Predicted 3D model of a 675-nucleotide part of an RNA (large-subunit ribosomal RNA, domain II) from an Anaerolineaceae bacterium. The source organism's lineage runs through Bacteria, Bacillati, Chloroflexota, Anaerolineales and Anaerolineaceae.
[in-house]
Context: one part of a larger RNA
C1' cells in the first nucleotide's frame, strides 16, 4: 500500500408539533388482580391525570374576579366552546445521547533482582618508579640544632595491565547492538573496584543537584478501578431519485475560530398582488460639482492706524527700498466652511406592466457569525501592496460550457436527457485551428504592434499662426568687410575679442568702437553687413496622429501562446462567415397548473418518493430432474437496483402483504485478519 470482514444519530422518561386513528364535554387507566393454551391478546381495577371557569398572594368569590371609600377607572377572565387517550415522524430536556481521540485528578494495591543511597559480610587491584616520617652511625654543639651515610616504606604520589569508566574521531543510524564497534583517552591502594544478604516507595524514596535515578519515554513510577472523566478542538459518520435552496451580517457573550436572539433557507397554514418594475404628480434631504456670503487658510497691489529704523525737538513734527491690523481691488483653498446646488437614491400615491419558487402573517424545523477578487465611492496606509476598512452592486462561493495560451473572483452565458439539426454571444477568421490571405480609405518602418515614465530629438502624416521671398528670399559659391583708431580708462602690455566707461563720425553697395578662434601684445582666420553667380520657396511658433531614444539579471529564445506577419500591425468604415451545454427544432422523463402553457445548475441545510438487508407474522410456492452462494452474460428499470439462461455448488429458499431493526461503507495517522 491492498483485498475481506467489522465499524458512527441509539434507548428511556418528561414536554412541544404535525399526521393518523378511538371516544367526546368528556377522555384514559396505573400498581394490582382474574380466567387462560400463560401471550405484547381477553376481562376487572377510576387510585390519580388532562379538560370542560376565572380571578386573586391569599381567606375568598365567581361569568365574573384583583386593585379601591367606590356600583368609578384600570388589569385577566367569559361572551366566540373541544378535548383526551393511542400509534408514528420532526424537535427539546435529562441520561455516555452520533463514533472514536487526549495531557490529566482520585482511590486501592505492585514495585530497589534496573538504578540512587545506606547497612552487614566476603572478595580484587601483574609489574615497575620515586623515596616522607622515623632509626642506627658518623661530622658537630657546653647541650642543642644542624648537616652527612645507611637504613626506613609513607603517599586520595608517578607510569602502567586485569579491573571500572566514558575525553575525542570515524563506522554503525530497517545497527552486531531500542545506546554498540574500532582507534586512541581517564582512573588504577582508593572519597577505588566488586559478590552476596537486607533496608528505604510514589502527597513518597534516594540524590558529592543532573530535575538525575526509582525496571528500555520520571517536573512526580506502574497496575487496576472511579470510567464510556471532560474535550466550546480535529478526525470520521455507509443506498437511490426528485423539489426548494442559504450564510460567511447586526446587537450581546471572560466574548472573538464558541455561543444566543434577529437577518437570509425550508416545510405546511393564512390573506389574495398587498411585492417588484417603469411612467406621472407630491415630497424630506446639503452629497457631487460650485462658490468666498459666513468661519478659518493663503498670495499680490493699494490705502492707512500702529510699531520698528533715521532726522530733530522743551514738547510737537518731519522721513522711510522695513513690519503690518482693518478696509479695497484682483486671483486661490476646505471631511469637520456655505450665499448656492444636482444626477442617482429614499419616502408617499396613481396607473400601466408584471403572475415572478412576489409580498405580508402564523406554526414547526435548519445551517450560517474565518468570506474571496472585481468595478464604482471614502477612511487608514506611501492618492505602496494578491495590504487594511466601510458603503453599493458583480462573480467565486455553492456554477458546469463558450472567450482571455494556461487561470476560483475577468468578458458572454445559468448545464433536465437525446440528437452526424438550425441561428448567435462574447471572441475571432494566413498554418497551428473552425471561420475572409475579404473590400474601401488612411496611417506606421519601430518587428512598433508583441512591457515602462520624467526628459530628450531636423523622425513622419494632418492643420494653425505668423515673417521674409520673382523689386530673387533660404541654401552654397566668389569678391567685400574700409577710414578717424591701437576709442578712453586700466595695465609690463589692453591693438574689435582680461576688465571698467562710452559706443560716435566718415568713406561708402556694405561693413559692430565689434560674433567666434587665435597672440605675450599686434599679427592672422571667421561673422554680422554688401555685391554678383544661381534659382523657388525658405524660416520661427503651435495644435494632433503614428512612431524613435531613454529600456540592464540570473538554467534555455522567453515581454505575440507558436509558426510566422509589412500585414496577418494600427485607425475609421462595410458585407459575410465562424463560434457555447446560450436561443431554437425534434423526441423524451418529471413537477406545478382545471387547461393554455412554465418550470428542472447547486455546498450548509430543508422537504418528498422510493431500492436493499436481517428478522417476525399471513402464506401463493420452489427445492437432489438441484435451494443458497460463486461466475459468465448483447435482457428490463430513471435510480438504488430486478430477472432470465449456461457453469459451479450441494440444501435449503421464497413472490405479496403487514410489522421490528445490531439495516447500506472508500475514507476516522479506523480495528482484526490475510496477501
Nucleotide at each position: 500500500g491492498c483485498c475481506u470482514g467489522c465499524g458512527a444519530g441509539u434507548u428511556a422518561a418528561u414536554c412541544u408539533u404535525c399526521g393518523u386513528g378511538g371516544c367526546a364535554a368528556g377522555g384514559u387507566u396505573a400498581a394490582g388482580g382474574g380466567a387462560g393454551a400463560a401471550a405484547c391478546a381477553c376481562c376487572c381495577g377510576g387510585a390519580g391525570c388532562c379538560g370542560a371557569a376565572g380571578c386573586g398572594a391569599a381567606a375568598g368569590c365567581g361569568a365574573g374576579u384583583c386593585u379601591g371609600a367606590a356600583a368609578a377607572g384600570g388589569g385577566c377572565g367569559a361572551a366566540a366552546g373541544a378535548g383526551u387517550c393511542g400509534c408514528g415522524g420532526g424537535g427539546a430536556u435529562u441520561a455516555g445521547a452520533c463514533c472514536c481521540g487526549a495531557a490529566a485528578c482520585c482511590a486501592g494495591g505492585u514495585g530497589a533482582g534496573c538504578u540512587a543511597c545506606c547497612c552487614a559480610u566476603g572478595u580484587c587491584c601483574a609489574g615497575g618508579g620515586u623515596g616522607a616520617a622515623g632509626g642506627c652511625g658518623g661530622u658537630g654543639u657546653a647541650a642543642a640544632a644542624a648537616c652527612u651515610g645507611c637504613u626506613g616504606g609513607a603517599g586520595g604520589c608517578c607510569c602502567g595491565a586485569a579491573c571500572c569508566c566514558a575525553c575525542u574521531a570515524a563506522c554503525g543510524c530497517u545497527g552486531c547492538a531500542a545506546a554498540g564497534u574500532u582507534a586512541g583517552g581517564g582512573g588504577a591502594u582508593g572519597a577505588g573496584g566488586u559478590g552476596u544478604g537486607g533496608g528505604u516507595a510514589g502527597a513518597g524514596g534516594u540524590g558529592a543537584u543532573a530535575u538525575g535515578c526509582c525496571a528500555a519515554a520520571c517536573g512526580a513510577a506502574c497496575c487496576u478501578g472511579g470510567a464510556g472523566a471532560u474535550a466550546g478542538c480535529u478526525g470520521g459518520u455507509u443506498c437511490u431519485c426528485c423539489c426548494c435552496g442559504a450564510a460567511a451580517u447586526a446587537g450581546c457573550u471572560u466574548u472573538a475560530g464558541g455561543g444566543c436572539u434577529a437577518g437570509c433557507g425550508c416545510u405546511g397554514g393564512a390573506u389574495g398582488u398587498u411585492c417588484a418594475a417603469u411612467u406621472g404628480u407630491g415630497g424630506a434631504g446639503g452629497u457631487a460639482g460650485a462658490g468666498c456670503a459666513c468661519u478659518g487658510g493663503a498670495u499680490g497691489g493699494g490705502c492707512u492706524a500702529g510699531g520698528g529704523g533715521g532726522c530733530u525737538u522743551a514738547g510737537a513734527g518731519c522721513u522711510u527700498a522695513c513690519c503690518a491690523a482693518a478696509c479695497c481691488c484682483a486671483a486661490c483653498c476646505a471631511a469637520a466652511c456655505u450665499c448656492c446646488g444636482a444626477a442617482u437614491g429614499c419616502c408617499a400615491u396613481a396607473a400601466u406592466u408584471c403572475u415572478a419558487g412576489a409580498a405580508u402573517c402564523c406554526a414547526g424545523u435548519a445551517g450560517u457569525c474565518g468570506g474571496a477578487c472585481c468595478g464604482u465611492g471614502g477612511g487608514a496606509g506611501a492618492u505602496g501592496a494578491g495590504u487594511u476598512u466601510c458603503a453599493u452592486g458583480g462573480u467565486c462561493g455553492a456554477g458546469a460550457g463558450g472567450g482571455a495560451a494556461a487561470g476560483a473572483g475577468c468578458c458572454c452565458a445559468g448545464a433536465c436527457c437525446a440528437u452526424c439539426g438550425g441561428c448567435u454571444a462574447a471572441g475571432g477568421u494566413c498554418c497551428u485551428u473552425a471561420a475572409g490571405u475579404a473590400c474601401u480609405a488612411a496611417c506606421u518602418a519601430a518587428g512598433u504592434g508583441g512591457g515602462a515614465a520624467a526628459c530628450g530629438a531636423u523622425g513622419u502624416g494632418a492643420g494653425a499662426u505668423u515673417a521674409c521671398u520673382g523689386a530673387a528670399a533660404c541654401a552654397a559659391c566668389c569678391a567685400g568687410g574700409a577710414g578717424g583708431u591701437u576709442g578712453g580708462c586700466u595695465u609690463a602690455g589692453a591693438a574689435g575679442c582680461a576688465g571698467c566707461c562710452a559706443u560716435c563720425c566718415u568713406u561708402u553697395a556694405a561693413a559692430g568702437a565689434g560674433u567666434g578662434c587665435g597672440u605675450a601684445a599686434c599679427a592672422g582666420c571667421u561673422c554680422a553687413c554688401u555685391g554678383g553667380u544661381c534659382a523657388a520657396g525658405u524660416g520661427a511658433u503651435u495644435u494632433u496622429g503614428c512612431g524613435c531614444g531613454g529600456a540592464a539579471a540570473a538554467u534555455u529564445u522567453a515581454a505575440c501562446g507558436g509558426g510566422g506577419c509589412u500585414a496577418a500591425g494600427u485607425u475609421a468604415g462595410u458585407c459575410a462567415c465562424c463560434g457555447a451545454a446560450g436561443c431554437u427544432a425534434u423526441g423524451g422523463a418529471c413537477u406545478c397548473g382545471a387547461a393554455a402553457g412554465a418550470g428542472u445548475g447547486g455546498u450548509a441545510g430543508g422537504g418528498g418518493a422510493g431500492c436493499g438487508u436481517u428478522c417476525u407474522a399471513u402464506g401463493a410456492g420452489c427445492g437432489g430432474a438441484g435451494a443458497a452462494g460463486g461466475u459468465a452474460u448483447a435482457c428490463c428499470g430513471a435510480g438504488a437496483g430486478g430477472a432470465g439462461u449456461g457453469c459451479u455448488g450441494g440444501a435449503g429458499c421464497g413472490a405479496a402483504u403487514a410489522g421490528a431493526a445490531g439495516u447500506g461503507a472508500g475514507a476516522a495517522u479506523g480495528c482484526a485478519g490475510g496477501c